This is a predicted structure of a 385-nucleotide part of an RNA (large-subunit ribosomal RNA, domain III) from a Magnetococcales bacterium.
Context: one part of a larger RNA
Order: sequence, then structure tokens, then C1' cells
RNA sequence: GAGUAGCGUAAAAACAGGUGAGAAACCUGUUCGCCGCAAACCCAAGGAUUCCUACGCAAGGCUGUUCCGCGUAGGGUUAGUCGGCCCCUAAGGCGAGGCUGGAAGGGCGUAGCUGAUGGGAAACCGGUCAAUAUUCCGGUACCGAUAACGACUGCGACGGGGGGACGGAGAAGGGUAGGUCUACCGGGUGAUGGUCAUCCCGGAUCAAGCGUGUAGGCGUAUUCACACAGGGAAAUCCGUGUGGAUGUUAAGCUGAGGCGUGACGACGAGUCGCAAGACGAAGUGAUUGACCCCAUGCUUCCAAGAAAAUCCUCUAAGCAUCAGGUAGUUAUCGACCGUACCAUAAACCGACACAGGUGGGUGAGGAGAGAAUCCUAAGGCGAGU
Repeated sequence: GAGUAGCGUAAAAACAGGUGAGAAACCUGUUCGCCGCAAACCCAAGGAUUCCUACGCAAGGCUGUUCCGCGUAGGGUUAGUCGGCCCCUAAGGCGAGGCUGGAAGGGCGUAGCUGAUGGGAAACCGGUCAAUAUUCCGGUACCGAUAACGACUGCGACGGGGGGACGGAGAAGGGUAGGUCUACCGGGUGAUGGUCAUCCCGGAUCAAGCGUGUAGGCGUAUUCACACAGGGAAAUCCGUGUGGAUGUUAAGCUGAGGCGUGACGACGAGUCGCAAGACGAAGUGAUUGACCCCAUGCUUCCAAGAAAAUCCUCUAAGCAUCAGGUAGUUAUCGACCGUACCAUAAACCGACACAGGUGGGUGAGGAGAGAAUCCUAAGGCGAGU
């Protein structure tokens, strides 16, 4: 220079009480303002204790600070069902033999191994802690493996077959979530013109599972008998052929939702209580309505749209009064890792508590075609002078 620039979006504060040595900023309350396809909520990545509690204020905090994502200490993450691990494979990677190279290093590549961003068993509602919950607790379920029991019985794979199993676009229907209103239930009665009602405020909720098998979709086939140079062996399976029977919109398969049960339960406005807690009414119908479900459906188009395993079935070797298999009942078991907290952000990536960047899901009301826009609910904030 200079007590100058600046104090990081123009969403905004005010008052009272509390704490304290000290308060514009901390805590509580009452008003006010801002966001509301977000500035709300849940997850993935990334971070790694930042979470909760007690104590503290040197430094960090663009000021102050009694406060903090700061310091010190203590506490906190509970799983058969969520995700991983696990089984399976894709691109890609590795690659026994093999090919290549005069040789070595190397390159390519079969079988195979590996490798999710894909396929594969099973859980919901309520309650609870200062901090976790589909994990704990309560209630009600489900799956797999093993064993026992009695019943019935041709079992058996690294092989065969089925299935898994899939594109784009478009349209219509059925439903549900959600929204709105309401019979009904609980509460209120207005100091000033009217208002005991046709007024005002609040509530009107609930899953998986189990049972039923509907709207709809597929389906002109299903089943039996016989035969067969196909499925690199076999087959009763698949495929092909012939014949019979039943059918011709029928059997059968699939299938949201609804209804019943779950629930003599939970929740529930509110009432009582200092609190802990206890008690607890109504809990119906109408309307609107999805981008969610039926649906891997239907229609249509050409560029013709993963694989493998789980699963079902068939036999081979083999075993056959055994072992094994099927359904049932009962019992036991279900390890290990993640789980706190932030997550359009002051906790991630940007040297910062940085007007930048960051994938998925939920995302209410009035007006509106709308997730635009404006105002609001729940919820969250007023951006650290």
C1' cells in the first nucleotide's frame, strides 16, 4: 500500500427463553422466508469412522463460537432368504498337446481354465437402540442339504434330447401402486355482522406366505399302438412315418389382479400419565390412474436379433431283495465376507467446508399435454461474517 480488496450466487431474517466468563451465528420455542423431478428419500461407485455419546476450544472453520464433518475418550455395523463368496457361461485373457520359427526368447491357437456388466434356491409386516436392522425382537413364512421313519418304486452321466433362450417398432385391453373425494369414527363451537350445520380439523392403514384360479395369452392338438439308414454308442426321450381314440375353440399349459386366510393380530386419530408406558374409535365405498404388472404377451418389419449351468427327461457302463429314486412326516444344519455414516455432496473427483463434475430407483397436491412453469405437502434448508 491499507484498515483498502475480499469474507465464494441477491433463499432473509425477527423476537423470547436457555446455556455460558463471553452469544447476530450454539440449544429450545414462536413467527418470517427458500427448495419441493429437489435444495426430499433409497441404493451403486468412491471415501474410510466422517456415525452416536461425553468432555473440550490451541490449531482447522474466510468473522465470532459455549458450536462442528475439528481435538480427546468411550461406544456403535448382528443375515440360510439383501449383496458377495458359490454354480454357469459372454467379450476379453490364459492356454496341456498342436501350428509357426535355424535355435532361444516369442507369436497364434484346440480341449480346457479364467472372466459379469448377463443366467441360477428361498422373507414379509410390525416393534425396538443415543448410534444396526428384510440382519435383533414379536408374529407369520419359505428354500436347500443331511438323517430317521413308514409307503411306493428301475436307478444310474462329464453323453443324447427338451428347456433356459433373448431383435426393432407399434397398438389395444385387463389390473395394481399412487392420487382425490366419501359413508363412517374422534375432536372443535368461534370476545366483532352471521354460523350447532349442509360448518371446521384429524383419521379412514396393513405384507410375504397359503388357498381359490379370474381378465387375458398360448393351444386344431392330446393320447395310445406299431415302425424307422436321424440325434457320430444306446434309448422307453427327442425327431419322422402309419393307424386308432378323444376333441375341434375343447382338453391342457400359462396367467396379473381380485376374493378368502394370514389377522381373536398389528397399526391407528386421540385419551390418560411427570415420564416410562397403558388404553384405543372408525378402518367402507366411489372416482381417477401410471413409465409398474399380465407381458420373454399381441401385431408388424427386416438387417433375423448371446452362451452355458441350475431344471425336466432318456438311456450307456454299472448296480439290481442292496444301493438309488419319488412324494410325505419329524429332526438337525445352513459357514465365510460386506452391512456404521456421506452419497447432485462441507464426507466422492476438482490443491479449499470450491457457484464445476458424478450412474440407478422413488418422486405427492392445485393449474397444466407434461417430470415444463408458478405456488404448495411430506421432508429439508436460510448457503460460516
RNAcentral holds the full RNA, with entries from ENA. Rfam family: Bacterial large subunit ribosomal RNA. The coordinates come from a structure-prediction model, not an experiment, and the mean pLDDT is 85.